RNA sequence: CAAGGGACUUGAGCGUCAAAUUGAGCACGUGGACGGCGACGUCCACCGUGAAUGGAGUCAAAUUCGGGGAAACCUCGUUUCGUGCAGGUGUGGCAAUCCCGAGCUAAGCGAUCUCGAAGUCGAGGUCGAAAGUGUAGAGACUUUACGGCUCCCCCUUGAAAAAUCUCGCGACUGAGAGCCAAUCAAGGUGAAGAGAAAGUCCAGACCACGAACGUUGUAG
Repeated sequence: CAAGGGACUUGAGCGUCAAAUUGAGCACGUGGACGGCGACGUCCACCGUGAAUGGAGUCAAAUUCGGGGAAACCUCGUUUCGUGCAGGUGUGGCAAUCCCGAGCUAAGCGAUCUCGAAGUCGAGGUCGAAAGUGUAGAGACUUUACGGCUCCCCCUUGAAAAAUCUCGCGACUGAGAGCCAAUCAAGGUGAAGAGAAAGUCCAGACCACGAACGUUGUAG
């Protein structure tokens, strides 16, 4: 510079949406309480803000049957007053989403068993914990990440070699000091989004055509 993508995430709002506004979630900030030696964490409040959230490898299975909750918004009713595009409240609807039980599940982890000369190596089975599934617009499939597992980077706490310095000895395999210290152990941090993310299909909506089955197109 070009192309593509994005406006923290998502529901409503809307002809359309990074508008305003508003519901929910997340992080940061401020204040408070609590836990920890510490790094840091948990909870609560806010008519504060949306700039920022590291890297590599590996796994892709189950995806079933049931249950509970839910704001804004919409419907119908009721009620209040300051009579409005108002507030409160009840029923129902939609739904961002918050969860539970049983069953089941890839890799990795723990326990245990079997087989092979085998406590150590290899192969396989069973059970368990975590996590997942259940939980898409009804739904089918592919991919991999914001998911599982392992490692690296950064921080904290503890331990700590050598080089180095000091002292001592006839001789050192001596003693002590010391380190933003190699290294080791245990912890901490790098948000939320997968109630389908990126896509292909399918379903639904709308437009057009058609007698109809249906077909093309558009947006999400």
This is a predicted structure of a 220-nucleotide RNA (Group I catalytic intron) from a Gammaproteobacteria bacterium. The organism belongs to Gammaproteobacteria, within Bacteria. It matches the Rfam family "Group I catalytic intron". The literature on the family includes a 1990 paper in Annu Rev Biochem by Cech, "Self-splicing of group I introns". Its family is annotated with Group I intron splicing in the Gene Ontology. Rfam's curators write: Group I catalytic introns are large self-splicing ribozymes. The coordinates come from a structure-prediction model, not an experiment, and the mean pLDDT is 78.